[in-house]
Molecule: c-di-GMP-I-GGC riboswitch aptamer
Organism: Pelotomaculum sp.
RNA sequence: UUCAAAAAGGGCAAACCUUUCGAAAGGGAGGGACGCAAAGCUACGGGCCUAAAGCCAAUAUUUUAUUUCUAAUUCGUGAUUGAUUGGCCAGGGCGGCUGAGUUGCUGGGA
Numbered sequence: 001u002u003c004a005a006a007a008a009g010g011g012c013a014a015a016c017c018u019u020u021c022g023a024a025a026g027g028g029a030g031g032g033a034c035g036c037a038a039a040g041c042u043a044c045g046g047g048c049c050u051a052a053a054g055c056c057a058a059u060a061u062u063u064u065a066u067u068u069c070u071a072a073u074u075c076g077u078g079a080u081u082g083a084u085u086g087g088c089c090a091g092g093g094c095g096g097c098u099g100a101g102u103u104g105c106u107g108g109g110a
Stems, first nucleotide, its partner, number of pairs: 001109004011036002016031006034096001040102003044099003047094004054088006063079004
């Protein structure tokens, strides 16, 4: 410097279960092993997941103003309350999706 077929010493640990943090995605801890030669670390590019808060729309609703008509209302229109659903998005997450950066064990080749 390059490679990961085989070997050895080892390492990590998907799904799932328990517990915990979180609105969620997901994270931590314990058990557990599908896999992994960086499945060590870093969200910088791409990608994927999420969307509490915020904004917008729709629906029914609360309160209120008001034109016409009216005996008086209802209805309509404007504003408004909290709710549901949908959309956008600040933000959050994934390094076991990938590129990049960075550190490194063992063994083989040059």